[in-house]
RNA sequence: UGGAGAUAAAGGCAAACCGGUUGAAAAGCCGGGACGCAAAGUCAGGAGUCUAAAUCACCGUAAGGUGACAGGAUCGUCCGGCCGCCGAA
Numbered sequence: 001u002g003g004a005g006a007u008a009a010a011g012g013c014a015a016a017c018c019g020g021u022u023g024a025a026a027a028g029c030c031g032g033g034a035c036g037c038a039a040a041g042u043c044a045g046g047a048g049u050c051u052a053a054a055u056c057a058c059c060g061u062a063a064g065g066u067g068a069c070a071g072g073a074u075c076g077u078c079c080g081g082c083c084g085c086c087g088a089a
Base pairs, nucleotide, nucleotide: 005086012037013036017032018031019030020029021028022027035076041082042081043080045079046078047077048074049073050072055068056067057066058065059064
C1' cells in the first nucleotide's frame, strides 16, 4: 500500500408506529421513536415495485364514471456510476 468486514474503538444513519407539515396519490420533510444498516453516503442510468393529478380512450344530456399511461415516487428492492470513516484475526 492492497485485500480481508469483527463480539474492537470513535463517530454515523434510522424501519414500523405517533405528532406536525407538503402533495391528487405514491411519497417527501421536521420532531419523537429504534427494526435494522459497513455504504441504510450519493446519482433515478438499467431492471423491479408503488401511485395516476394532468393527458388520452370509452360510457354519460350533464354531474360524473371506467380503463390506459410517468414525465411523479422509491437508492432501507436489485444492478451500475461517483465519493468516503475506522480497521483485528

Background
This is a predicted structure of an 89-nucleotide RNA (c-di-GMP-I riboswitch aptamer) from Candidatus Syntrophopropionicum ammoniitolerans. The coordinates come from a structure-prediction model, not an experiment, and the mean pLDDT is 86. Lineage of the source: Bacteria > Bacillota > Clostridia > Peptococcaceae > Candidatus Syntrophopropionicum. Its Rfam family is "c-di-GMP-I riboswitch aptamer". Rfam links the family to the GO term cyclic-di-GMP binding. Rfam's curators write: GEMM was predicted in a large-scale screen for bacterial structured RNA regulatory elements.